c-di-AMP riboswitch aptamer (ydaO/yuaA leader) from Desulfallas thermosapovorans DSM 6562, 133 nucleotides, folded computationally. RNAcentral holds the sequence, with entries from Rfam. The model forms 96% of the base pairs in the Rfam consensus. Model confidence (mean pLDDT): 77 of 100.
């Protein structure tokens, strides 16, 4: 002194998933913001209706190939005050609906999980603290 692992804390990321009431077993159903999603009119738009269709989601489409599985576009995140840019990194899934759904306003209905650990550079632009004048 390094690197790995587990545990607790606090602080961070992905993601709608975050607080409070209640309750802490005097059960159970719970509720309310707040953040998210779906359905659903007129007006508009649509040629679909088994070659099925749609929905959450970044997770799509193309090419190669005997399967894997690559490789390219596109599309998405991280790089620790914040916010862009360059630089580097990484994801491009999984699941739902049940023949059915375009937008849609009133209106109606859900969801609030899970998983994780980065420390590079330049400009700007706001916040604060402290000295002096």
């Nucleotide at each position: 002194u390094a690197a790995a692992a587990u545990u607790a804390a606090a602080c961070g990321c992905c993601g709608a998933a975050u607080u409070c009431c209640u309750g802490c077993a005097u059960u159970g159903c719970g509720g309310a913001a707040g953040c998210g999603g779906g359905g659903g009119a007129a007006c508009c738009a649509u040629u679909u209706c088994u070659c099925g269709g749609g929905g959450u989601g970044a997770a799509u489409u193309g090419c190669u190939a005997a399967c894997a599985a690559g490789c390219a576009a596109g599309g998405g995140g991280c790089u620790a005050c914040c916010u862009u840019u360059c630089g580097g990194u990484c994801c491009u899934a999984a699941c739902c609906c049940g023949c059915c759904a375009g937008c849609u306003a009133a209106c109606c209905c859900c969801g609030u999980a899970g998983g994780u650990g980065u420390a590079g550079a330049a400009a700007g632009c706001g916040a604060g603290c402290a000295u002096g004048g």